RNA sequence: GAAGAAACUCAGGGCUGGGUGUGAUUCCCGACCGGCGGUAAACCCCGCGAGGCGAAAGCCUGAACCGGUGAAAUUCCGGUGGCGACAGUACAGUCUGGAUGGAAGAGUUAUUUU
Repeated sequence: GAAGAAACUCAGGGCUGGGUGUGAUUCCCGACCGGCGGUAAACCCCGCGAGGCGAAAGCCUGAACCGGUGAAAUUCCGGUGGCGACAGUACAGUCUGGAUGGAAGAGUUAUUUU
C1' cells in the first nucleotide's frame, strides 16, 4: 500500500422587504437555498439517497441552453433560463409536522490476512 470482518462518530440549506386580503413567510412583486458518489470543480450529465404507491415482488420519482478558455468542462468564466416529496394551513423548495427518525455516503479506532 491492498483486502476482510467489527465498533464508533459525522452526515441539508433557504422569504429580509413590499402589495392584496377578515385571514397568506402559501397568492402577486421581489429575495434566498441546493444532500451523496462519478466525471475538469455539476441543483438541472450519469448514478445513488431521501420521498410517493404497493400485501409482497416490484414500480414511480424535477429542471439548460448560448458564448468564451482549455488537451479535456451541459461541471470553470460570462449571459439568459428552469426545477424542487408527503401531511397541515388562504394554494408552501423556504413555515409547522412525521423527524431526538431514516439514509446515500464520509471519517476514526483497534484488529486479521497479504